[in-house]
RNA sequence: GCCGGUGUAGCUCAGUGGUAGAGCAGCUGUUUUGUAAACAGCAGGUCGGAGGUUCGAAUCCCCUCGCCGGCU
Numbered sequence: 001g002c003c004g005g006u007g008u009a010g011c012u013c014a015g016u017g018g019u020a021g022a023g024c025a026g027c028u029g030u031u032u033u034g035u036a037a038a039c040a041g042c043a044g045g046u047c048g049g050a051g052g053u054u055c056g057a058a059u060c061c062c063c064u065c066g067c068c069g070g071c072u
Stems, first nucleotide, its partner, number of pairs: 001071007010024004018055001026042005048064002051061002
């Protein structure tokens, strides 16, 4: 330099055009003599960044950045 993959909650990941979700972690409550566990609830997101297409974009297109891999 070229090609491919990947980026979404604190962490691990879903979500292939129509309200952004799960598990774990966190907080509150119930239960217990107490802790853990269990159960109920709550909070937490510029979907890496900029632009475009569309009535509507995490999703499609283009540019760009980070990370991983391959080729030379």

This is a predicted structure of a 72-nucleotide RNA (transfer RNA) from an uncultured Candidatus Berkelbacteria bacterium. The coordinates come from a structure-prediction model, not an experiment, and the mean pLDDT is 82. It matches the Rfam family "tRNA". The family's RNA type in Rfam is transfer RNA. Rfam's curators write: Transfer RNA (tRNA) molecules are approximately 80 nucleotides in length.